[in-house]
Overview
The RNA shown here (small-subunit ribosomal RNA) has 1519 nucleotides and comes from Fulvivirga sp. M361. The source organism's lineage runs through Bacteria, Bacteroidota, Cytophagia, Cytophagales and Fulvivirga. The coordinates come from a structure-prediction model, not an experiment, and the mean pLDDT is 81.
């Protein structure tokens, strides 16, 4: 400088992520409606439905200056019997003749997909009353007819006859032209017919007057203006499940008709015309300017206003007229309504009001012609539901108001609260001051009015000027002034996210909310109420509709490997697109100019209403169409040429390319013969089957059909499907080389044609093997399957159909361009096995780039171009109906109702797998001992009960809470009692209380008697009124804290920074080794770190130092029957404190290292020496509200508290955990040896006495290394028993006792005597244990008055066996793989059947609608004919032909409604049967096809990988 003023997103699929994709929301608009609410004004708007039917009134008349006249009114004159009568004489004027208008204005949107509308042209093919301009003319005559009068018919509407009359009504004659017709000329021009100018001859057609004498009207012609008519180009809905349509149809000639062209109509002739660039048909619809939305392009719309069209109860028809096929005219037919004297008549609100009806829904039976406009008239004027106003309605837009300022004790009240403190409502109120818009009242008060006519002046005529005066529905309205007084005036919706705005109460998957996601099952910001808040505001919300957001139909501006989507493949028509050079052209294209694009609207600006809305002026714009002039690059067209695209020719080599024929061997089966004997066959195991009538096996011979091992290969060929023994014939092709020929001949390809696996169908053959269906045998709960034995169609051939597949590279064809590496097939350079280049194929890996990612990557899914095909949420459904094809099966084309908020792709982290790999564990295996059988103990379930209190329930409940239920405990039951309570604190008061005795009672409790504290005077102790704080083992462990179990003492779980990925996330933590271990080492886009592991702590095993009593006693001494009993000692044992010691430190081997191995050395101990404590992130809404604590809820003369008794101990039964046994490795008797760790004063008790004993009576020591419990037992020695239900076993029961305790009945333990049950080693199944372990033996302690302890927790004594090993079972860890799971396999999920609801298809039938065909009939009217009749004539009447609305009959197709019955589909917390799919889903799944089956489904044939695992092969990369 130029151009431009313009574009926002969110929620919802998942455990999370990215993408695809739908649904929903936020915005604007509305002729709206509904709910709640409502102060005022301005400007707009107001039947969207029934073009349904309409009561009543009004909406088109006017002219006496065209006419005859005079019904009503007024005046005048005359007359009068005062009632009146007469005279059209005047003003005027009903009815009538005549003229003009009624074709405008106003309404509606039925019809119409059309030259209807829009736009642009044309008429050389046309008309135009009134208006304007110009020219000319207006002579003469005639007969009627309304009206009026008389008479008649009729209920009426109306009508008939007679007499008489006028005109600007009608007719005749004359005159006439630039009019019309005929004849034949000339000039000019154009566009084919022709147009235009002009001269001549002949013929034909005009007129009207009125009157105030100034005009006005009339006739003919030409021109203009205005309005119309016709034609044409282009544009202007849906459906192809409408593909063929058409006989006046298309054209010609002639005629008729029209204002005019034309099949507009008719006669004849020709056979055309339209159509995939969508004819015809069906459905829908007035079109445009505009309006709404949108950044725009678009999409939607057609109310109000303007233009055009169509219609006027429905259908048809013409007349009149300048103009109509006429909304408030006519005729006919039909439907409906009304009147009727039953004979016949009348009517048309889609004009304004109004009524009924319909509906969610849309107004007054108003005023005025004052203005604007229209008709008539010379005019006054009349008419005007056009118009201008008013009324109703928040229907919309715009404006104003409901007050303003001060005011903190931050009032009262409300609400909340951590609670007497605070927060909020809130400067809000009260209170003080101020203002007065609006409303109310009072007063004033516009504009819209300009005129016309009449007067005067000027003027030749139109006309102009001047003065005065008249006219306002709205209206005393707008507006102005004043008065008093905060006075008259706020609601609605929302507050989970989107989306601005939060708390309490109530409710308890109920009631309800919801636009989407979704809230509600007892702590709901989501329901209802309240307080508070947010938004908008005289409105606010809801509902409907349209656009937007939605790039979600994509021209701008999308896609198609896997998300929806590439046709199975080729050939090829139309069409679309198309190489290089030159010339011409000018259709597209570009530029200039002209015309048009109505006004209004939109935009800009100015102006008028106080502002705005609204209105006006000007400009811009209207992106379009037409014409014209120019340009010539590009596209198109024409011509000429070119060779690189394409093709041809020649040469070469290649291959399972195709078709037909011939030939071959191996195998299988069968048949025959032979050998030979009892089985064969088959399976996980079997059976069916075959076999002594000789199978299987082996040999020989023969026959038949089908398929072609090895070669053989991510090798080859073909368009795809597909193609494999050898060979012959015929035939097709890509490729390479040469560059000879043609010269753009090309690419793509809708419709079309051809080919097209398997299965299937038809006809005829063939039939060995295999093998749907079928049969049998198994398996199984069943098994219509998987497995087995058979086996038909089929598989094979010929001919003909079918036309589909996961027909796949899930990737259309063609062309060009864009880094590399490597292999392979066939050629060429080229003589060659090396090497290298090049072309065409077939593969692998990778760069850039692309992609949601996975991945693709010169064979693109990259970058571009052309053409074709296809997609637009999931389901319903590739279904229904229709049509086409097919013998059929079926194929192709291909919806809707309804329903859901998802369906889906890729990738991630987990979890899971009847996936894989590696590893660990008393996990299995190898062993030892048990449980399960018996009796008893104990716990649980169940049952019972007044109560059998409660909890724990797979592992991880069940000798668990309970480490001890006779009362108490105790929480349960029955009964009796208490109510500020059984306990504690503060505390006035009192001096009691306590204690003792006694009565009632089951006791709690109640009553009575006796006694009347200490003091340092401060108080202590006790009592304890009122009040404040009670209490609850009641509920919720799914509101919680704390504690605990389990996975699991498993080796894991994470973080920071960096890096990778769009992201979830990954990496680190994976890999190679190693370890008990994420232990350590090495490597590595990771480097570090934390919680776990290990270590630090305790016990134990060895040694040392220190210490030496209550322990110890070697040596010395004393002493005893004996004895550390005593002196003494510290050596030893021991005690209890400290220290040492073990670290793969040393050696050998292996290994890079970490580390591993060794009967290694040394050592008390060796590779973590043994044991304990210690439990990561987390999982199981695991357990516990009954240990305790605690939120919420609940009870308060009871769900609290006290007491007595009972119960927790019940008992047809089932289970768990134990004890004791079943005996001789034993029982019994006698004798005898050796521990450790603990306990003890309300206690342990030596010792003595009594008792058979439990124990009792005495007595001593010990608050404990001192005394005591205390005897250890198994063991050892001797004896006995001798295999038995026993001298085993001890249950049960009887009797008698002891002890504890207030009390042993329910319900204790122990002792003695007697009794002497089951049981002879335990089914299926199952548990523990790897060394001082299992097994076995005893001892102690806690709780406790005592004890149901065989339990629990500890202690020591004796003291084994076995582990090849990791295939399997269980559990766990890591890596990897698949997944449709994520509440995570106890997952997900399919189909039949049954129930309810919903929409749909078929269907005997039935009802209705429109359209067309045939035949019959046929009104009014038009056109034609006419010999009868009327008329002077014009013409008419009558008769008749034709056409036609309507009606009738008939057959058909189409569309719609309904329907017995029937079919599938969808939806619906807990129905039935199975288990098909997702993991190798337990038979891999899926596709096409065929058969079968309750159902998912199964099987056969062919195909696909969108299959896991393993092995092998090939290729690539690295060393």
């Nucleotide at each position: 400088a130029c151009a431009a003023u313009g574009g926002a997103g969110a929620g919802u699929u998942u455990g999370a992520u990215c993408c695809u994709g739908g649904c929903u929301c936020a915005g604007g608009a509305u002729g709206a409606a509904c709910g709640c609410u409502a102060g005022c004004g301005g400007c707009a708007g107001g039947c969207c439905u029934a073009a349904u039917a309409c009561a009543u009134g009004c909406a088109a008349g006017u002219c006496g200056a065209a006419c005859g006249g005079u019904a009503a009114c007024a005046g005048a004159u005359c007359u009068u019997u005062c009632g009146g009568g007469a005279u059209g004489c005047u003003g005027a004027c009903g009815a009538g003749u005549g003229g003009c208008g009624c074709a405008c204005g106003g309404g509606u949107g039925c019809g119409u997909a059309a030259c209807g509308c829009g736009u642009a042209u044309g008429c050389a093919a046309c008309c135009u009353a009134c208006c304007c301009u110009u020219u000319a003319c207006a002579g003469g005559g005639g007969g009627a007819u309304a009206g009026c009068c008389c008479g008649g018919a009729g209920a009426a509407a109306u009508u008939c006859g007679g007499a008489u009359u006028a005109a600007u009504a009608c007719c005749c004659c004359a005159u006439a032209g630039u009019a019309u017709u005929a004849u034949a000329g000339a000039g000019u021009g154009g566009c084919a017919u022709c147009a235009u100018u002009u001269a001549a001859u002949a013929a034909u057609u005009a007129a009207a007057g009125a009157u105030u004498u100034a005009u006005u009207g009339g006739u003919a012609a030409a021109g203009g203006a205005u309005g119309g008519g016709c034609a044409u180009g282009c544009g202007u809905g849906a459906c192809a499940u409408u593909a063929g349509u058409u006989a006046g149809u298309u054209g010609g000639u002639g005629a008729g008709g029209u204002a005019a062209c034309g099949g507009c109509u008719c006669a004849c002739c020709a056979a055309g015309a339209c159509g995939a660039c969508g004819a015809u048909g069906u459905c829908u619809a007035g079109g445009g300017g505009u309006u709404c939305u949108g950044a725009g392009a678009g999409g939607a719309u057609g109310a109000u206003c303007c233009c055009c069209c169509a219609c006027a109860c429905u259908g048809g028809c013409a007349c009149u007229g300048a103009g109509a096929u006429a909304c408030g005219g006519g005729c006919c037919a039909g439907a409906c309504u009304c009147c009727u004297a039953c004979g016949g008549g009348a009517g048309g609100c889609a004009g304004c009001a109004g009524u009924a009806g319909g509906g969610a829904a849309u107004a007054u039976u108003g005023g005025u012609c004052a203005a604007u406009g229209g008709g008539c008239g010379a005019g006054a004027g009349c008419c005007u539901g056009a118009a201008c106003c008013a009324g109703c309605c928040a229907u919309g837009c715009c404006g104003c108001g409901u007050g303003c300022a001060g005011g903190a004790a931050g009032a009262c009240g409300g609400c909340c609260u951590u609670c007497u403190g605070g927060g909020u409502u809130g400067u809000a109120a009260a209170c003080u001051g101020c203002u007065u818009u609006u409303a109310u009242c009072a007063g004033g008060g516009a504009a819209c009015a300009a005129a016309u006519a009449g007067g005067c002046c000027a003027u030749g005529c139109g006309u102009g000027g001047c003065a005065a005066g008249u006219u306002g529905a709205g209206u005393g309205u707008a507006c102005c002034u004043g008065a008093a007084g905060a006075a008259u005036a706020a609601g609605c919706a929302c507050c989970g996210g989107c989306u601005a705005a939060c708390u309490c109460c109530g409710u308890g998957c109920c009631a309800g909310c919801a636009g989407c996601c979704g809230c509600g099952g007892u702590a709901a910001u989501a329901c209802g109420g309240a307080g508070g808040g947010u938004g908008c505001a005289a409105g606010c919300g809801u509902u409907g509709u349209c656009c937007g957001g939605a790039u979600u139909u994509a021209u701008u501006g999308g896609g198609u490997u896997u998300a929806a989507a590439g046709g199975g493949u080729g050939c090829g028509u139309a069409g679309g697109c198309g190489g290089u050079u030159a010339u011409c052209u000018a259709a597209g294209u570009c530029a200039g100019u002209g015309g048009u694009g109505a006004a209004a609207u939109c935009c800009u600006u100015c102006a008028g209403c106080u502002u705005a809305a609204c209105u006006g002026g000007a400009g811009a714009a209207c992106u379009g169409c037409c014409a014209u002039u120019g340009a010539a690059a590009c596209u198109g067209g024409a011509u000429a040429a070119c060779u690189u695209g394409a093709g041809u020719a020649c040469a070469g080599a290649c291959g399972a390319g195709g078709u037909a024929g011939g030939c071959g061997g191996a195998a299988u089966u069968u048949a025959u013969g032979g050998u030979g004997u009892a089985g064969c066959g088959g399976u996980g195991a079997a059976a069916u089957g075959c076999a002594u009538a000789g199978a299987u096996a082996c040999c020989a011979u023969a026959a038949a059909g089908a398929a072609c091992a090895c070669c053989g290969a991510u090798a080859g060929c073909g368009a795809a499907g597909g193609c494999a023994g050898c060979u012959u014939a015929c035939u097709a092709g890509a490729c390479u080389g040469u560059a000879a020929c043609u010269g753009a001949c090309g690419c793509u390809g809708a419709u079309g044609c051809a080919c097209g696996a398997a299965a299937g169908c038809g006809u005829g053959g063939g039939g060995a093997g295999c093998g749907a269906a079928c049969a049998g045998g198994a398996u199984u709960a069943g098994a219509u399957a998987c497995c087995c034995u058979g086996g038909u169609a089929g598989u094979c051939c010929a001919c003909g159909c079918c036309g589909u597949a996961a027909a796949c590279g899930a990737u259309g064809a063609u062309u060009a361009c864009u880094c590399g590496a490597u292999g392979u097939a066939u050629g060429c350079g080229a003589u060659a096995u090396a090497c290298u280049g090049u072309a065409u194929g077939c593969g692998u890996c990778c760069u850039a780039g692309c992609g949601a990612a996975a991945g693709c990557g010169u064979u693109a899914a990259g970058u571009a171009a052309u053409c074709c095909a296809c997609c637009u949420g999931g389901g319903g459904a590739g279904u229904a109906c229709g049509c086409u094809c097919g013998c059929a099966a079926g194929a192709g084309u291909g919806a809707a109702a309804c329903u859901c908020a998802a369906a889906g792709g890729a990738a991630u982290u987990g979890a899971c797998g009847g996936g894989g790999g590696u590893c660990c564990g008393c996990a299995c295996a190898a062993g030892c001992g048990g449980u399960g059988g018996a009796g008893c103990a104990u716990g649980u379930g169940g049952u019972u009960u007044a109560a059998u209190u409660c909890g724990a329930u797979g592992a991880u409940a069940c000798g668990c809470g309970a480490g001890g239920a006779a009362c108490c405990u105790u929480a349960c039951c029955u009964g009796g009692g208490c109510u500020a309570g059984a306990a504690u604190g503060u505390g006035a008061u009192u001096g009691c209380c306590c204690g003792a005795c006694u009565c009632a009672g089951a006791g709690a409790u109640g009553g009575g008697u006796c006694u009347u504290u200490c003091u340092u005077c401060g108080g202590a102790c006790a009592u304890g009124a009122a009040a404040c704080a009670a209490g609850g083992u009641g509920c919720u462990g799914c509101a919680u804290g704390g504690c605990u179990g389990u996975c699991g003492u498993c080796a894991g779980c994470u973080c920071g920074u960096g890096c990778c990925g769009u992201g979830a996330g990954g990496u680190g933590u994976u890999g190679g080794g190693u370890u008990a271990a994420g232990u350590c080492c090495c490597g590595c886009a990771a480097c570090g770190a934390g919680c776990g592991c290990a270590a630090c702590c305790c016990c134990u095993a060895c040694u040392g130092u220190u210490a030496g009593u209550u322990g110890c006693c070697a040596g010395c001494a004393u002493g005893u029957a004996a004895a550390g009993a005593u002196g003494g000692g510290g050596a030893c044992u021991c005690u209890a404190a400290c220290a040492g010691g073990a670290c793969u430190g040393c050696c050998u081997g292996c290994g890079c290292a970490a580390g591993c191995a060794g009967a290694g050395a040394g050592g008390a101990a060796g590779g973590a020496g043994g044991g304990g404590a210690c439990g990561a992130c987390g999982u199981c809404a695991a357990g516990u509200c009954a240990u305790c604590a605690u939120g919420g809820c609940c009870c308060u003369u009871a769900c609290g508290c006290c007491c007595a008794g009972g119960g927790c101990u019940a008992c047809a039964c089932a289970c768990g955990u134990g004890c004791u046994a079943c005996a001789a490795u034993g029982g019994c008797g006698c004798a005898u040896a050796c521990a450790g760790a603990g306990g003890g004063u309300a206690g342990c008790u030596a010792c003595c006495u009594g008792g058979c004993a439990a124990c009792a009576g005495g007595a001593u020591g010990c608050c404990a290394a001192u005394c005591u419990c205390a005897a250890a037992a198994a063991g050892u020695g001797c004896g006995u028993c001798u295999c038995a239900g026993u001298u085993c076993g001890g249950a049960u029961u009887g009797g008698g006792g002891u002890c504890u305790g207030c009390a042993a009945c329910u319900c204790g333990a122990c002792c003695c005597c007697a009794u002497g049950a089951a049981g002879u080693c335990g089914g299926a199944a199952u548990c523990g244990c790897u060394a001082g372990u299992a097994a076995u033996c005893g001892c102690g302690c806690a709780u406790c008055a005592g004890c149901a302890a065989u339990g629990g927790c500890g202690c020591g004594g004796u003291g084994a066996a076995u582990a090849c090993g990791u295939u399997c079972c269980c559990g766990g860890a890591c890596c990897u793989u698949g997944u449709a799971c994520a509440c995570a396999c106890c997952g997900c999920c399919c189909g039949u059947c049954a129930a309810g609801c919903c929409a749909u298809g078929g269907a005997a039938g039935u009802u209705g609608g429109g359209a067309g065909g045939a035949c019959c009939u046929g009104a009014a009217g038009g056109c034609g004919a006419u010999a009868g009749c009327c008329g002077c004539g014009a013409g008419g009447c009558g008769u008749u032909g034709u056409u036609u609305a309507g009606g009738g009959u008939u057959a058909u197709a189409c569309c719609a409604g309904u329907a017995a019955c029937u079919a599938g589909g969808g939806c619906u917390a807990a129905g039935u049967c199975g288990u098909a799919a997702c993991a190798a889903g337990g038979u891999a799944g899926c596709c096409g096809u065929a058969c079968c089956g309750g159902a998912a489904g199964g099987u056969g044939c062919g195909g696909c990988u969108g299959g896991a695992a393993c092995a092998c092969c090939u290729c690539c990369u690295u060393u």